A computed fold for a 350-nucleotide part of an RNA from a marine metagenome, annotated as small-subunit ribosomal RNA, central domain. The RNAcentral record of the full RNA draws on SILVA.
[in-house]
Context: one part of a larger RNA
RNA sequence: UUGGGCGUAAAGGGCUCGUAGGUGGGCUAGUAAGUCAAAAUUGAAAUCCAAUGGCUUAACCAUUGUCACGGUUUUGAUACUGCUAGUCUUGAGUGAAAUAGAGGUAAGUGGAAUUCCUGGUGUAGCGGUGAAAUGCGUAGAUAUCAGGAGGAACGCCAAAGGAGAAGUCAGCUUACUGGAUUUAUACUGACACUGAGGAGCGAAAGCGUGGGUAGCAAACAGGAUUAGAGACCCUGGUAGUCCACGCUGUAAACGAUGAGUACUAGAUGGUGGGUGAUUCGACCCUCUCACUGUUACAGUUAACGCAUUAAGUACUCCGCCUGGGAAGUACGUUCGCAAGAAUGAAACUC
Repeated sequence: UUGGGCGUAAAGGGCUCGUAGGUGGGCUAGUAAGUCAAAAUUGAAAUCCAAUGGCUUAACCAUUGUCACGGUUUUGAUACUGCUAGUCUUGAGUGAAAUAGAGGUAAGUGGAAUUCCUGGUGUAGCGGUGAAAUGCGUAGAUAUCAGGAGGAACGCCAAAGGAGAAGUCAGCUUACUGGAUUUAUACUGACACUGAGGAGCGAAAGCGUGGGUAGCAAACAGGAUUAGAGACCCUGGUAGUCCACGCUGUAAACGAUGAGUACUAGAUGGUGGGUGAUUCGACCCUCUCACUGUUACAGUUAACGCAUUAAGUACUCCGCCUGGGAAGUACGUUCGCAAGAAUGAAACUC
């Protein structure tokens, strides 16, 4: 390389949008580029292969035949693909009427709790641990009552519940705003799928500038423990955690499972709609759509397991893997304020 693979053995890009490209629904007509058929021509000789012959044999040589199949030209075929023209509605989308939601952004606002401050009551301890000590306290602590300040997070509801492309999203109210589902079917008429590059989003930590700082808490200090203790435990405590703007661009960014479409037994829950029957009405019950769980056939898998939300059966497109280590290192390049990120070897060794 032909291949074979990617849940756990190496391997799905963190996620989305989208350019080129690749792929693409039904019907009709045309065309004949791909495709198929026939004919002609060409692909030198030598060589190769087969048969026969000639040197005593062989190597060697000669004759004859074939060969890989390809190119070009001409004439045809038209099922499929392409192209052109037309048409259709089931894919896709638009409009209408409803529905659910921690989807997003901004502003405002609420109560509980911690801490601190002020005042009252009150007196000798509090705190902490396996046990202690450091620490706080007669300059009146802890406890308790009243008032105030400030920051951060939102108890119950709450759920195997919901929303979002992912990261993620939760007190309440308002404004603006994205997406989804259902129903009827009005409209457009293949407008679709995927997506190299590219663009955007992207937890936590970290960085820059300016604010903020209640609690918690890397670093740091002290007390313990211990042979030692640079730790686990305790008392403190600064960055940080919070806000605004900008950067970083990584995670076990996980369902360790790329996206889309179609098909393939069931059973039983949850969430949001619709429908039929019944009823005064609702519930229960029937059917159905979307999402989300559990379980279990066929099938599949090395096994575990997966099993209509597939890891089954197929197709389209993208990404990635190819023994372990060296190594996600070196070098170079791009990006970044830096930290570093992205790309990414080899020698050598087993």